RNA sequence: GGCAGGGUAGCUCAGUCUGGUUAGAGCGUGGGACUCAUAAGCCCGAGGUCGUGGGUUCGAUCCCCACCCCUGCUA
Numbered sequence: 001g002g003c004a005g006g007g008u009a010g011c012u013c014a015g016u017c018u019g020g021u022u023a024g025a026g027c028g029u030g031g032g033a034c035u036c037a038u039a040a041g042c043c044c045g046a047g048g049u050c051g052u053g054g055g056u057u058c059g060a061u062c063c064c065c066a067c068c069c070c071u072g073c074u075a
Stems, first nucleotide, its partner, number of pairs: 001074007010027004020058001029045004051067005
């Protein structure tokens, strides 16, 4: 340099199939209840410019383009 995959919560990842009214899970974290106390389990909550910019559209995490970053293969 070429090809392929990926970037969504602090971490690991779904979701887009067919664009649509509130974007989710587990772990972690804060609080509560329980307990003599702690842990586990239980209840409630906080936390997101969906990599960046532009385009299409009434409407974009989703479609199109460019760029940035990560991983693998190849030269």
Predicted 3D model of a 75-nucleotide RNA (transfer RNA) from a Candidatus Parcubacteria bacterium. NCBI's taxonomy places the organism under Bacteria, Bacteria candidate phyla, Candidatus Parcubacteria. It matches the Rfam family "tRNA". It is annotated as a transfer RNA. It was read from a public genome assembly.